[in-house]
The RNA shown here (c-di-GMP-I-GGC riboswitch aptamer) has 87 nucleotides and comes from Mesobacillus harenae. Of the family's consensus pairs, 90% are formed in the model. Model confidence (mean pLDDT): 85 of 100.
């Protein structure tokens, strides 16, 4: 540089279930493993999920919209990087 067929060391942790925190989508922590060679990190473009607030509608309950909230274990970008195989 590529690539991920053997194989080593070790790494993460899907669902779920307990607690805490959020209006919520989700987050963090323990447990617990469907999976991952970047399932390291970075919300930059898409997607997606949520509607606290704002906005329309209405007498009202409440409906619609809306991201500035999440999400990187959906897709792409950026960036770093183990082992191991090719050149």
């Nucleotide at each position: 540089u590529u690539c991920g067929a053997u194989a080593a060391u070790g790494g993460c942790a899907a669902a779920c279930u307990u607690a805490u925190u959020g209006a919520a989508a989700a987050a963090u922590a323990a447990g617990g493993a469907c999976g991952c060679a970047a399932a390291g990190c970075c919300a930059c473009g898409g997607a997606u999920c949520u509607a606290a607030g704002g906005c329309u509608a209405g007498a009202g309950a409440u409906a619609g919209c809306u991201a500035u909230g999440a999400c990187c274990g959906c897709c792409g970008g950026g960036u770093u990087u183990c082992c191991g195989a090719a050149a």